RNA sequence: AGAAAGUGUACCUAGGGUUCCACGCCGGUAGUAUUUCGGCGGUUUGGACCAAGCGGUACAGGCUGCGAGGUUAUACUUUCGCAGCUACACCGGUCGGGAUAAAAGCCCAGGCGGG
Repeated sequence: AGAAAGUGUACCUAGGGUUCCACGCCGGUAGUAUUUCGGCGGUUUGGACCAAGCGGUACAGGCUGCGAGGUUAUACUUUCGCAGCUACACCGGUCGGGAUAAAAGCCCAGGCGGG
């Protein structure tokens, strides 16, 4: 000075918006209305929904070792069990693009820039 391969899934959290429900406001209908229809509002706590590389849990996967099984066999090994490991990751710096109704710490992306 340079270099990711640094796993996946599910559930959840920080966070996120507004299709649907709820809530609020307005309007139509109507004799009236708490009914019904339509519009607007997420600068509405919510139900539901999306959701972290640097948040959580579980499971799976991977690697290493030991043991069992297979084998004439110390080799090897598609199988099984047990144990261990699966690290690190600063910035309230950040253009642009993508999905969905929409947005986001989602995806491009551990990108790019800085330290």
Description
The RNA shown here (Guanidine-I riboswitch aptamer) has 115 nucleotides and comes from Desulfotruncus arcticus DSM 17038. The model forms 97% of the base pairs in the Rfam consensus. Taxonomically the source falls in Desulfotruncus arcticus (Bacteria, Bacillota, Clostridia, Eubacteriales). The RNAcentral record of the sequence draws on Rfam. Its Rfam family is "Guanidine-I riboswitch aptamer". Its family is annotated with regulation of gene expression in the Gene Ontology. Rfam's curators write: This family represents a conserved RNA structure found upstream of the ykkC and yxkD genes in Bacillus subtilis and related genes in other bacteria. The function of this family is unclear although it has been suggested that it may function to switch on efflux pumps and detoxification systems in response to harmful environmental molecules.